Annotation:
This is a predicted structure of a 350-nucleotide part of an RNA (small-subunit ribosomal RNA, central domain) from Phytolacca americana. The RNAcentral record of the full RNA draws on SILVA. Its mean pLDDT, the model's own confidence on a scale to 100, is 87. The organism belongs to Phytolacca, within Eukaryota.
Context: one part of a larger RNA
RNA sequence: UUGGACAUAAAGCGUCUCUAGGUGGCUUUUUAAGUCCACCGUCAAAUCCCAAGGCUCAACCCUGGAUAGGAGGUGGAAACUACCAAGUUCGAGUAUGGUAGGGGAAGUGGGAAUUUUCGGUGGAGUGGUGAAAUGAGUAGAGAUCGGAAAGAACACCAACGACGAAAACACUCUACUAGGUCGACACUGAUACUGCGAGACGAAAGCUAGGGGAGCGAAUGGGAUUAGAUACCCCAAUAGUCCUAGCCAUAAAUGAUGGAUACUAGGCCUUGUGCGUAUCGACCCGUGUAAUGUUGUAGCUAACACGUUAAGUAUCCUGCCUGGGGAGUACUUUUGCAAGAAUGAAACUC
Numbered sequence: 001u002u003g004g005a006c007a008u009a010a011a012g013c014g015u016c017u018c019u020a021g022g023u024g025g026c027u028u029u030u031u032a033a034g035u036c037c038a039c040c041g042u043c044a045a046a047u048c049c050c051a052a053g054g055c056u057c058a059a060c061c062c063u064g065g066a067u068a069g070g071a072g073g074u075g076g077a078a079a080c081u082a083c084c085a086a087g088u089u090c091g092a093g094u095a096u097g098g099u100a101g102g103g104g105a106a107g108u109g110g111g112a113a114u115u116u117u118c119g120g121u122g123g124a125g126u127g128g129u130g131a132a133a134u135g136a137g138u139a140g141a142g143a144u145c146g147g148a149a150a151g152a153a154c155a156c157c158a159a160c161g162a163c164g165a166a167a168a169c170a171c172u173c174u175a176c177u178a179g180g181u182c183g184a185c186a187c188u189g190a191u192a193c194u195g196c197g198a199g200a201c202g203a204a205a206g207c208u209a210g211g212g213g214a215g216c217g218a219a220u221g222g223g224a225u226u227a228g229a230u231a232c233c234c235c236a237a238u239a240g241u242c243c244u245a246g247c248c249a250u251a252a253a254u255g256a257u258g259g260a261u262a263c264u265a266g267g268c269c270u271u272g273u274g275c276g277u278a279u280c281g282a283c284c285c286g287u288g289u290a291a292u293g294u295u296g297u298a299g300c301u302a303a304c305a306c307g308u309u310a311a312g313u314a315u316c317c318u319g320c321c322u323g324g325g326g327a328g329u330a331c332u333u334u335u336g337c338a339a340g341a342a343u344g345a346a347a348c349u350c
Stems, first nucleotide, its partner, number of pairs: 003322002006319001008303001012318001014201004021194003025088004031082001033081002035077006042070002049065003053061002091191001092188003096183004103177002106174002109171001110154001114150008126135001206247006215241002220236004258317006266295003270291007299306001323350003333342003
């Protein structure tokens, strides 16, 4: 390389949009590029293979014959792919009527708690731990009552629940805005799927500038523990955590499972939304669809398990893997303010 793989053994890009490319519903027509058939010449000789023959045999030599395949030409076939033309509606989309939702970004308002501060009562303890001590406290702490301020997070509802491409998303209300899903009937008529490169978003930490700073809290300083204790425990506490604007682009970014389509037993929940049934009405019961779970048949799997939300049966496109270490290192290039990120070896060794 071929092949075989990619939940857990090496291996699915963190996620999405889309260009080139690849692939692509149903019916009829055209052409004949792919495809298939026939024929023609060609692919030197030697070699290889087959059958005879010659050296006493053999190696060797000599004579004759032949397949497959390739490329070219001529003539034909028209099922499939492709092309041409016309249609169709099941895929896809648009419009329309509902509907659920912590989807997004902006603003408004709120209460509990915490800390600080002011005032009152009060008068020796408090805090912390395995036990203590550092700490704060007669300059009046802790406790308790009342007032004020600040910042951050939003108890209960809350769920195996909802929504979002993922990251993520929850106090209340308002206007703006995106997507889903269900229903019926119109419209377009394959407009689709995937997607190298490209672009967008992307937790936490970190960076730049300006604010903010209650609580928590890397670093740091004390107190303990200990043989030591650069830790675990305690007392403090800076950056940070928060906001605005801009970078960074990584996570066990996980379902450790790429996307799309079709097919292949069921049972039991839950969420949204239709229909039937029922009723005064709400339930109940049956059923369709989209989503989300659980159990499980066939099948699959090394096993564990998966099992209509597949890891089953198939097709299309894409990414990626090829023994362990060296190493996600060196070097190069790109990118970044930096930290770094992306790309990514070899020698050597087992």